Record summary: Transfer RNA from a marine eukaryotic metagenome, 66 nucleotides, folded computationally. Its mean pLDDT, the model's own confidence on a scale to 100, is 80. Its Rfam family is "tRNA". By type it is a transfer RNA. From the family's description: Transfer RNA (tRNA) molecules are approximately 80 nucleotides in length.

RNA sequence: AUUGUAGCUUAGCUGGUAGAGCACUUGAUUCGUAAUCAAGAGGCCGUGAGUUCGAAUCUCACCAAU
Numbered sequence: 001a002u003u004g005u006a007g008c009u010u011a012g013c014u015g016g017u018a019g020a021g022c023a024c025u026u027g028a029u030u031c032g033u034a035a036u037c038a039a040g041a042g043g044c045c046g047u048g049a050g051u052u053c054g055a056a057u058c059u060c061a062c063c064a065a066u
Stems, first nucleotide, its partner, number of pairs: 001066004007022004016053001024040005046062005
């Protein structure tokens, strides 16, 4: 100095209550598996504090990685 968001890889960068791919679960299909299709679960965003009606998004400190 940069980065820190779901198990993994990540999007979100003019502040308005978070999405995707893979993986996972269930169902359909198949003699069965795989593949394919459909549905679903899973994160309040490294920790704490501040500003604000409202912060993943701004500010500060700390922690971790490079």